[in-house]
RNA sequence: CACCGAAAAGGCAAACCCGUCGUAAGGCGGGGACGCAAAGCCACGGGACCCAUCGGGGUGAAAGCCCCGAACCGAGAGGGUCAGCCGGGUUGCCGAAG
Repeated sequence: CACCGAAAAGGCAAACCCGUCGUAAGGCGGGGACGCAAAGCCACGGGACCCAUCGGGGUGAAAGCCCCGAACCGAGAGGGUCAGCCGGGUUGCCGAAG
């Protein structure tokens, strides 16, 4: 130094509750701790989710609700959210054993 993850100090904070912003997914603040050695940061690849549109199906008297899909071609096949789903990128605290 790289891997690695004992100890100590310190850090973060799931579910849930309250407030607030957003149509929503979800964000932020407070409380709260299931967990976390990157549970710091970045939507680059995959994935999940939301809103809208289109196509198909189910149900229904209707309004609506639910499920599945959106490939090829093409300059372009919508717009968002999640980093505590998995990869990837990037920065970084401590120092036992190996």